[in-house]
RNA sequence: AGCAGAGUAGGAAUGUAUGCGUCAAGUGCCGGAUGGACGGGGAGUUGCCAGCCGGACGAAGGUUUCGGCCGCGGUAUACAUUCCGCAUCCCGCUGCU
Numbered sequence: 001a002g003c004a005g006a007g008u009a010g011g012a013a014u015g016u017a018u019g020c021g022u023c024a025a026g027u028g029c030c031g032g033a034u035g036g037a038c039g040g041g042g043a044g045u046u047g048c049c050a051g052c053c054g055g056a057c058g059a060a061g062g063u064u065u066c067g068g069c070c071g072c073g074g075u076a077u078a079c080a081u082u083c084c085g086c087a088u089c090c091c092g093c094u095g096c097u
Stems, first nucleotide, its partner, number of pairs: 001097005010084010020073003029055004034050003040091004061070003
């Protein structure tokens, strides 16, 4: 110098467990302002995440011996497995030549 590769935060799907709602919160969609994170180092977006405010839309209950049981929700959290994965730029790391 050339070629090849590894690694983060995070995200998705499936499964299990425990909850929440079913008296409609949550999820998802649109807008606003704020904050945060983004491979080992530096920079970092119009991308990502979080809660907040406003808006539109919107639901599956059934059974019971009244103890519960079976469901339902683009439901929450934890764990497991699999997959994706630094927006991008510079440097670094590993292997081969």